This is a predicted structure of a 478-nucleotide part of an RNA (small-subunit ribosomal RNA, 3' major domain) from a metagenome.

Context: one part of a larger RNA
RNA sequence: UGACGGGGGCCCGCACAAGCGGUGGAGCAUGUGGUUUAAUUCGAUCAACGCGCAGAACCUUACCGGGGCUUGAACAUCUGGGUAAACCCUAUGAAAGUAGGGCUGCUCUUCGGAGCGACCCAGGAGAGGAGCUGCAUGGCUGUCGUCAGCUCGUGUCGUGAGAUGUUGGGUUAAGUCCCGCAACGAGCGCAACCCUUGCCCUUAGUUGCCAGCAGGUAAUGCUGGGCACUCUAAGGGGACUGCCGGUGAUAAACUGGAGGAAGGUGGGGAUGACGUCAAGUCCUCAUGGCCCUUACGUCCCGGGCUACACACGUGCUACAAUGGCCGGUACAACGGGUAGCAAGACCGCGAGGUGGAGCCAAUCCCUGAAAACCGGUCUCAGUUCAGAUUGCAGUCUGCAACUCGACUGCAUGAAGUCGGAAUCGCUAGUAAUCGCGGAUCAGCACGCCGCGGUGAAUAUGUUCCCGGGCCUUGUACA
Numbered sequence: 001u002g003a004c005g006g007g008g009g010c011c012c013g014c015a016c017a018a019g020c021g022g023u024g025g026a027g028c029a030u031g032u033g034g035u036u037u038a039a040u041u042c043g044a045u046c047a048a049c050g051c052g053c054a055g056a057a058c059c060u061u062a063c064c065g066g067g068g069c070u071u072g073a074a075c076a077u078c079u080g081g082g083u084a085a086a087c088c089c090u091a092u093g094a095a096a097g098u099a100g101g102g103c104u105g106c107u108c109u110u111c112g113g114a115g116c117g118a119c120c121c122a123g124g125a126g127a128g129g130a131g132c133u134g135c136a137u138g139g140c141u142g143u144c145g146u147c148a149g150c151u152c153g154u155g156u157c158g159u160g161a162g163a164u165g166u167u168g169g170g171u172u173a174a175g176u177c178c179c180g181c182a183a184c185g186a187g188c189g190c191a192a193c194c195c196u197u198g199c200c201c202u203u204a205g206u207u208g209c210c211a212g213c214a215g216g217u218a219a220u221g222c223u224g225g226g227c228a229c230u231c232u233a234a235g236g237g238g239a240c241u242g243c244c245g246g247u248g249a250u251a252a253a254c255u256g257g258a259g260g261a262a263g264g265u266g267g268g269g270a271u272g273a274c275g276u277c278a279a280g281u282c283c284u285c286a287u288g289g290c291c292c293u294u295a296c297g298u299c300c301c302g303g304g305c306u307a308c309a310c311a312c313g314u315g316c317u318a319c320a321a322u323g324g325c326c327g328g329u330a331c332a333a334c335g336g337g338u339a340g341c342a343a344g345a346c347c348g349c350g351a352g353g354u355g356g357a358g359c360c361a362a363u364c365c366c367u368g369a370a371a372a373c374c375g376g377u378c379u380c381a382g383u384u385c386a387g388a389u390u391g392c393a394g395u396c397u398g399c400a401a402c403u404c405g406a407c408u409g410c411a412u413g414a415a416g417u418c419g420g421a422a423u424c425g426c427u428a429g430u431a432a433u434c435g436c437g438g439a440u441c442a443g444c445a446c447g448c449c450g451c452g453g454u455g456a457a458u459a460u461g462u463u464c465c466c467g468g469g470c471c472u473u474g475u476a477c478a
Base pairs, nucleotide, nucleotide: 001478002477003475004474005473007472008471009470010469011468012467013466015462016461019426020425021424022423023422026317027316028315029314030313031312032311033310034308035307042052043051063303064302065301066300067299068298069297078123079122080121081120082119083118087102088101089100090099091098092097105116106115107114108113128292129291131290132289133288137286138285139281140280141279142277144275149188150187151186152185153184154183155164156163157162168179169178170177194269195268196267197266199237200236201235202234203233204232205231208227209226210225213224214223215222240263243257244256245255246254247253319419323378324377325376326375327374328373335366336365337364340359341358345354346353347352385416390411391410392409393408394407395406396405432454433453434452435451436450437449438448
C1' cells in the first nucleotide's frame, strides 16, 4: 500500500421488510448430470444447465458400423505424357463408386504441326484436418457492475515503499456540485451529446384520412371533391430547479407550490472506466507450436446425437365456479410476403384440398386478435375439471416421416383437490393475465426476439440476510 475481520461509523441496491405471483408436489416439453450404448460427437459448472443450437428424419454431423478414394471432394501451382471435358447409354452396386461404349473444342497453318483454354494419367512441392494446446495468442464475450470509481503532470511531505491531490463539512443517482484544505491542474469514467416514447407547430397529402358539399349503394371513403382532422415522416419548439415560498452557510442543494402535455435524470434504450477471475471460446473466424498424411484427410449408405432404474435446472398445462362448455357480439399493435403472401367461391366434421382475383405492397394478402361483454347451461363431483397415455382413421411437408415430424377426427380418459425443507421474480402501464407477429425454417416452437389488450397490491422502515461504495481500526496474510 492492499486484502481480510462472526471490528466500528456513514450510505446504497427488489438486499431485507411490506405486498402480488410463482418454483419445489403432478403430467408433459426442454437442457444437464449419471447410466447405458458400436456411437449415444464436442464445449459450457457462482458468471453452465429452453446455453453455443435463429429450429439433428437425409443433409446438417464433427460420433458409430459398413462400402470406397489416395496430389484426392473443394482451392492455388510446377514438370512430363496423352486426349477434349461436359453430355448420353450399358453392366454392376445400398449409394459412393468401378468397368465399358458413343459423341463434340478455339486460333494460326507451309496440312507435318504449333499455341490457347479444359480434362485425364504419372511425379514432386504441396493441399486437407470440427486432431491437441484458450496455461503460447488475436478477436469476441461473461463477471464484479452502469458499481462510482481508476489514474496522471507539476509541486509539497517522507531515508524509502509511498502519501498528498481523491481526506474533511454539506449535498447528489454520481469523485454530482458547493465550501474548506499544500496543493494546483488534467485524463479515463459520471452526466450531456445519440435513438425511441409522451405535448405543440411548420412543411407535405397518396396507397392514408373524411369535417362540410354533391352523387350512389343492401352496405362500405364507394365516386366527384377536399387535406380541416387522424395518420404518415422530415424539420423545428418545449424542461432549464427557469419562477415563487420555506429550510440551508449568503453556497451547493433539499422541500412545497404555480404554470405546463411533461418537473427536478419525464419513461425506455444504446452506451460498461483502470482492472479482476492464467474466467469462456483453437468447434465462428484468425493464428504460433505439436501431431496425422493409402489417414486423425475425403466420398457414400445406414445408424446415433431422440437411449432410460435415477437426480437437478428452466418452462408449459392443470388441479377448477373470478371457472368449463355452447351461442351471439366488440376493440389492437409490431411485423412478414414473388422459388412468396394468397382473397371471394366450391369440397371436407376437421387438419386440409380444388381453384386462383389481387399484391414486389400506408393500395392486395397473411388477418377471424384473445381475454373482455351479452345470453344459456353445468352446481362442487376426480366432475360437462384436467388432459397424459393408448387404439383406429386421416391431412400436410419432403427422394424418404420405421428408428425419429407437425397437425386433424373418433374412441380411450392417467396423475393431479394448490404442493415439505427450501427458493425465485417484480416498485407502474410494472407484476399478473390475454392473444398477435417475426427470425431460424421444405416441414417442425410450451423456447427465443418483439408487439399490443386488460391491468393491480405494497414500501412503516434499514435491526437482520446478500452484494456493493467511502472513511476508520486490528492483523502472526501478500
Model confidence (mean pLDDT): 83 of 100. The RNAcentral record of the full RNA draws on SILVA.